RNA sequence: UUGUUAUAAAGAAAGGUGGAGGGAUUAGACCCUAUGAAACCUUAGCAACCCUUGUAAGUUUUACGAAACCUGCAAGAAGGUGCUACAUUCUACCCGAUUCGGAAAGAUAACUC
Repeated sequence: UUGUUAUAAAGAAAGGUGGAGGGAUUAGACCCUAUGAAACCUUAGCAACCCUUGUAAGUUUUACGAAACCUGCAAGAAGGUGCUACAUUCUACCCGAUUCGGAAAGAUAACUC
C1' cells in the first nucleotide's frame, strides 16, 4: 500500500514533560481545553480481534496410540495489537417520512496482494 471479513450507544485514568489547541477530513452544529489542548514518556486499567485452556459435533489423516483442521459453548488474560470525554460527538447521501435503519468515508482487528 490492495482487497476481504468482523466490530462499535458497553467498558476503562492517574502522574511527569509540554504550552494552545483538540473531538480523522470538508461544511454546519454541539462540546472539551490555562482548574492546562495536541504530542511524547511512566504506571495503572478496559475489552477480548489474534491468543491460551477445557469441552461437544463434524471433516480429513492414521503406524489405531492419536494428530490436524473447522464450528459451537464455557473459562482465562501470559503474549501481539487496540483503546481509556461526548454514539465513529451529531447532521450531510438513500429509504415518501420517521428511527438505536441502510450506504459512503474514516477507525481497529484478523487474513490477504
SAM riboswitch aptamer (S box leader) from a Flavobacteriaceae bacterium, 113 nucleotides, folded computationally. The prediction has a mean pLDDT of 82. Of the family's consensus pairs, 97% are formed in the model. It matches the Rfam family "SAM riboswitch aptamer (S box leader)". Its family is annotated with regulation of gene expression in the Gene Ontology.